[in-house]
Formats: sequence, structure tokens, C1' cells
RNA sequence: AUCUUAUCGAGAGUGGCGGAGGGACAGGCCCGAUGAAGCCCGGCAACCGAUUGAUGCGCGGUGUAUACAUACGUCCCCAAGCAUCAGUGUCAUGGUGCUAAUUCCUACAUGGCGUGGCAUGUUCACGGCUUUGUGCAGAUGAGAA
Repeated sequence: AUCUUAUCGAGAGUGGCGGAGGGACAGGCCCGAUGAAGCCCGGCAACCGAUUGAUGCGCGGUGUAUACAUACGUCCCCAAGCAUCAGUGUCAUGGUGCUAAUUCCUACAUGGCGUGGCAUGUUCACGGCUUUGUGCAGAUGAGAA
């Protein structure tokens, strides 16, 4: 670098070093000598990880039918595993990640609202606000080859 999949509206510093850029790209709009990037420390979060309870599915056992596959029924106890809920259940040793602004904003469709027009209504328009959905580009995790 490629593929698959999940998430991206919450959260996190008056710290030290550093010394002019940064917010992926383009356009905008921002941040920055009251100190950018980067590094260190601190912090946040809970993707990987560990774990508690409940519920459901169910592995499995068993009965009937069947040549088998399988289908249907049943199970006090046992019960791999998965899902959901519990304020994002709880935890934070480890691997990452993140730590201005929604991924800072941007495309399309759709419902509502607002504003305006005149033809006064199942109307038209808007770089307007907003709901929901789908996408493009990207970021991060986990997995694969």
C1' cells in the first nucleotide's frame, strides 16, 4: 500500500522542551509570538483485552417420524458460543487511538420550519435553519491475504 468490518454530535492540560507554522487534499472559514508543528509528561476513552447479573437464541442430552440427511417436541440440573439490557454494566496491567471548532463546513434525496415572489395554493424559489436516509473522501480500531 490492498481487502473486509465497526465507529466518527460525547470526553480529555494555565505542564516541560521547542520556535513558525497548523486544521488530510481543494474551496471556505478558522487556530497560531497571550507560542503552530514535533517530542516528553499528564489526561480522555474503552476498539482489542478481562469480568458480573438478567433475558433470549442455542451447543448438547432425550423422545417421535425417517434409510440417512433432516423435521417436530421436550429439558429440574448441565450447557460451548452468540446477542441484547444493566447511566456508554464494571475494570484499566498491556496493544493502539485520541486530547480547538460535529471528521470545523462542503454531495444527493427526504420531511418539517423560516423567509420571499404572485398567479394566493396539494404553488414557486432560497449557497437559509433543521430531521431522517444514502453516498464520496478521510481518520482510527479489529481482522485477512
This is a predicted structure of a 145-nucleotide RNA (SAM riboswitch aptamer (S box leader)) from Paenibacillus sabinae. Its Rfam family is "SAM riboswitch aptamer (S box leader)". Gene Ontology term of the family: regulation of gene expression. The organism belongs to Paenibacillus, within Bacteria. The prediction has a mean pLDDT of 76.